[in-house]
RNA sequence: GAGAAUCGCUAGGGGUGUCCGGCGGGACGACGCCGGGCUGAGAGCAGACCCUGGGACCUGAUCCGGAUCAUGCCGGCGUGGGAAAGCGAGUAGCGUGUGGA
Numbered sequence: 001g002a003g004a005a006u007c008g009c010u011a012g013g014g015g016u017g018u019c020c021g022g023c024g025g026g027a028c029g030a031c032g033c034c035g036g037g038c039u040g041a042g043a044g045c046a047g048a049c050c051c052u053g054g055g056a057c058c059u060g061a062u063c064c065g066g067a068u069c070a071u072g073c074c075g076g077c078g079u080g081g082g083a084a085a086g087c088g089a090g091u092a093g094c095g096u097g098u099g100g101a
Base pairs, nucleotide, nucleotide: 001094006089007088008087009086010085011052012051013050014049017038018037019036020035021034022033023032024031057082058081059080063076064075065074066073
């Protein structure tokens, strides 16, 4: 000097499903609110969580297989098609120069 990792700042992107009970509502439905179970980082406002290319997430998809009370729960699809970044600090290793032996 540049700089994996990592950290910070700013900016930006993203998801919020499923089951049960209660209440409201109504048509025993849809829908809304509250509480609880499941998966998850997160299950709808917390300025929380995740992600910004080793890419969250979306799409195909009312898809296929398996499991489950049930689900976008798990796997496949998937080397598929899309998808949001700049700055600063900076360890390792690296480059360059200087001094000494």